Model confidence (mean pLDDT): 82 of 100. A computed fold for a 321-nucleotide part of an RNA from Vertebrata lanosa, annotated as large-subunit ribosomal RNA, domain IV. Rfam family: Bacterial large subunit ribosomal RNA. The RNAcentral record of the full RNA draws on ENA. A source record names the gene rnl. The organism belongs to Vertebrata, within Eukaryota.

Context: one part of a larger RNA
RNA sequence: UUAUAUUAAAGGAACUUGGCAAAUUUUUUCUGUAUGUUAGCUAUAAAGAAAACCUAAAUAAUAUUUUUAGGUAACAUAAUAAAAAAGCAACGACUGGUUAACAAAACCACAGAACUCUGCAAAUUUUUAAAAAGAAGUAUAGAGUUUGAAGCCUGCCCGGUGCUUAAAUACGAAAUUUUUAUUAAUAACAAGUAAAAUAUAAGUUUAAGUAAACGGCGGUUCUAACUAUAAGAAUCCUUAGGUAGCGAAAUUCCUUGGCGGGUAAAUUCCGUCCUGCAUGAAUGGCUUAACGAUUGCUUUACUGUCUCUAAUAUAAAUUCA
Repeated sequence: UUAUAUUAAAGGAACUUGGCAAAUUUUUUCUGUAUGUUAGCUAUAAAGAAAACCUAAAUAAUAUUUUUAGGUAACAUAAUAAAAAAGCAACGACUGGUUAACAAAACCACAGAACUCUGCAAAUUUUUAAAAAGAAGUAUAGAGUUUGAAGCCUGCCCGGUGCUUAAAUACGAAAUUUUUAUUAAUAACAAGUAAAAUAUAAGUUUAAGUAAACGGCGGUUCUAACUAUAAGAAUCCUUAGGUAGCGAAAUUCCUUGGCGGGUAAAUUCCGUCCUGCAUGAAUGGCUUAACGAUUGCUUUACUGUCUCUAAUAUAAAUUCA
């Protein structure tokens, strides 16, 4: 000097990105228990009290236990073990799974919801084929895609892209089929070449449908008898112009937005407003009890985190012998 332990006056987070680390709490019995709620929970909520051994008596009560009185001792009577608590908000409903060896999460999954395909020799998948899975199943089944408990809901747009369906005097035939001629001489075929004719697929085109398919959801000008604002009016463009809800948000540039709360003082936090640079409805929207080694903020308790360091024990390193 370092490491691991232990202790510390007064203060008690002033430390720090942040209470990181440490400390506090921790057991059993009894009392008692808010708010919220999907009535199951929340909850060991919180908060408070008690606790050993011996003797005697009472009583059913040395029978793992009660009460009273007295005594011994004074640590909730050895050691070990054994939650710190409360409040507000974000995200995800939950239990579960995940980057073997820096990330456990708000990611994945999930029950639930919706759409699409599939009538069984099923769709879909593996595969050169044979065959197999699907399934010893049969639409209350199987496969694919999206969302992600529950509650309240899920608006408008089919112009573009995709998918489905349909249409004919449209396009699309190098290919296939048929006929004839020829090589060609032969009893006949095949094959090649040339010409002609009929018919046919996917696809294209056109039309319609379809958004819990991919996706999208405007601008300008004016207007009310103070002012301000604009229910309203006009106009341009568009397939349609963002509805309900939420909103400086895990989304807000300007921005430390304005107001309120909390602090002596807060770019954080909570509530509210809406001027949404650039919110928005299964790429789900909003709310939500319970849950979370998740994230942000506050309080109580507690402490060497700090003011400000010190001492002790053990071990190592270093120096000298």